[in-house]
RNA sequence: AUCUUAUCCAGAGUGGUGGAGGGACUGGCCCGAUGAUACCCGGCAACCCAUAGGCUAGAUUAAAUAGUUUAUGAAGGUGCUAAUUCCUGCAGGAUAUUUCCUAGUAGAUGAGAA
Numbered sequence: 001a002u003c004u005u006a007u008c009c010a011g012a013g014u015g016g017u018g019g020a021g022g023g024a025c026u027g028g029c030c031c032g033a034u035g036a037u038a039c040c041c042g043g044c045a046a047c048c049c050a051u052a053g054g055c056u057a058g059a060u061u062a063a064a065u066a067g068u069u070u071a072u073g074a075a076g077g078u079g080c081u082a083a084u085u086c087c088u089g090c091a092g093g094a095u096a097u098u099u100c101c102u103a104g105u106a107g108a109u110g111a112g113a114a
Base pairs, nucleotide, nucleotide: 002113003112004111005110006109007108008107013041015040016039017038021031022030023029025089027087028086042081043080044079047077048076049073050072051071052070053069054068055067056066057065085106091102092101093100094099
């Protein structure tokens, strides 16, 4: 780099280092010398994970297994920590003609596969 699948309207700093760009890309619109991006620390969340229970499958029953779901947790692996993925891009619908809705593309992250 590729494929499968789930999620993306919640949440998270008056800290330290450092010193000019940053928000993936397009067009917008924003953030930033009152210090951004980045790194460290702190934090958030609960994808993987841990504990307990329910349901389903096959089975005579149970155990074990697999799937699914609920509650709790946060040691570990990731992730995240301005703005809905900041809005947008392609298609359809509604509409006070400017907005809204649905589905998708693209992107991000996790888990798995070859």